[in-house]
RNA sequence: GCUCGGGUGGCGAAGCGGUUAACGCGCCGGUCUGCAAAACCGGUAUUCGCCGGUUCGAAUCCGGCCCUGAGCU
Numbered sequence: 001g002c003u004c005g006g007g008u009g010g011c012g013a014a015g016c017g018g019u020u021a022a023c024g025c026g027c028c029g030g031u032c033u034g035c036a037a038a039a040c041c042g043g044u045a046u047u048c049g050c051c052g053g054u055u056c057g058a059a060u061c062c063g064g065c066c067c068u069g070a071g072c073u
Base pairs, nucleotide, nucleotide: 001072002071003070004069005068006067007066010025011024012023018056026044027043028042029041030040031039049065050064051063052062053061
């Protein structure tokens, strides 16, 4: 340098054009308890690496850039 994969809450991880951005862990609050733990209930992403574009509508499609993993030279 070229090709391909990935970048989504504190962490892991779905989502492939219109849904409330799932789910698990964590954290916070509550119920319960003598106190805890466990269990159960509620909350926790005004936004998806950044900047543009397409579209009535973009995490999702397109372009450029950044970071990261693999392969090739």
This is a predicted structure of a 73-nucleotide RNA (transfer RNA) from a Bacteroidales bacterium. The sequence is in RNAcentral, with records from ENA. It matches the Rfam family "tRNA". Taxonomically the source falls in Bacteroidales (Bacteria, Pseudomonadati, Bacteroidota, Bacteroidia).